[in-house]
Molecule: Bacterial RNase P class A
Organism: marine sediment metagenome
RNA sequence: GAGUUCGCCGGGCGGCCGCGGGUGCCAUCGGCAUCCGAGGAAAGUCCGGACUCCACAGGGCAGGGUGCUGGGUAACGCCCAGGCGGCGCAAGCCGACGGAAAGUGCAACAGAGAGCAGACCGCCGAUGGCCCGCACGGGCACAGGCAAGGGUGAAACGGUGGUGUAAGAGACCACCAGCGUCCCGGGUGACCGGAACGGCUCGGUAAACCCCACCCGGAGCAAGGCCGAGCAGGGACAGGGUAGCCCGCCCGUCACGUCCCAGGUGGGCCGCAUGAGGCCGGCGGCAACGUCGGUCCGAGAUGGAUGGUCGCCCAUGGCGCCACGGCGCCGGGACAGAAUCCGGCUUACAGGCGAGCUC
Repeated sequence: GAGUUCGCCGGGCGGCCGCGGGUGCCAUCGGCAUCCGAGGAAAGUCCGGACUCCACAGGGCAGGGUGCUGGGUAACGCCCAGGCGGCGCAAGCCGACGGAAAGUGCAACAGAGAGCAGACCGCCGAUGGCCCGCACGGGCACAGGCAAGGGUGAAACGGUGGUGUAAGAGACCACCAGCGUCCCGGGUGACCGGAACGGCUCGGUAAACCCCACCCGGAGCAAGGCCGAGCAGGGACAGGGUAGCCCGCCCGUCACGUCCCAGGUGGGCCGCAUGAGGCCGGCGGCAACGUCGGUCCGAGAUGGAUGGUCGCCCAUGGCGCCACGGCGCCGGGACAGAAUCCGGCUUACAGGCGAGCUC
C1' cells in the first nucleotide's frame, strides 16, 4: 500500500419556547415542582416463540415446511464448530449440500444421431455380389461391417498405451480415473486413509412430479378481560299511618312517572412495560452458549408525544487569503422513526473508530 474478518459509534454541551407520560403538592380541575421520553435497524412483516381465545381421546390421510454432521437455544428456516464441493496466491468467502443403480417427465439451438443413441464426412469391404483374368491376383463399392479419426453441441456412452482385426471396438491386457461389494484403521458423526475383488463404465435435472427422514391444530393485542352513559327492549309499581273494625282525618301516588333487569353502543380501565432484560466480574466450553455473584430500571401514545430555534465546539465539503503553521466566509450532519413483547433473518445507511489476520 492492497485486501479480509469481527466489534463499536453514528454529532456533543448549554439557553429559550413547546409536546407525551410517572410521582408529589396546591387545588380555582387547571397549574407548579421534579424525573423519564426511539433505533441499530424502531423498517420489510419473512421465520421462530411468549401470551390470549377457540378446538382437541388415540391413530391415519391430505396439505405445508425443513433437508451434510455434531452442538447451542424457549424455539427456529437462526447461531457456533466441523466435514465435503466450488472460488481465491493467501487471510478468507460461497453452497436447499438426502435420494437420479424405484418410477414418470423435461432439455432451446446446432447436429446424421440426445437415452438401453447415431453412419453426415470417413475407414474397411475379410464374406457374398459384379468386372478384368485360364489361374495367382487386381479392380468396383452393391449387400454389408466399423464408434478409431473429423465435424455439431453444455453434454456424443471412461482415458493413455498395447494386443487384436479386413477395418475396428473393454473384444482382450497393463496402468490411471470413477462406481459397486466386502474388509482393515481413525473419528461421537458427516467423513477421511488404505487393501482386495468385479470390465461394472451406469449422462444431466428433484427451489419438476416423486421417494425417504423429521417437524407442524386455527386465529391473532382490533387477541382477550372488566366497568358501563344515552336511545331502544323486558319487568315491577299503590298504598301507608291513625291501638282490633267502619267512618272520618293526615301523608304519598296517579304512568309523557319511579325503581329494577339483562345485553353492551359511544366511552373508560386492564392486558401494557421487571423482561428467555441491560451492564460488570468469576467459572465451564474452541465457540455459539451456560451458570454463579454484584448492580441498574432505561418510552408507553391511541388523530397517535419524542420537536423548533439560538450560541459555542467537533467531523466534513466549496471558495478566497497565506509568511504553508493556519485564518476568514458560505454551505452542511446518513438511513430512518416505537404501538403487546422477545429471539433471528433480510433490506436501507453520509461519515468515523478499534482489534485480529493475509499478501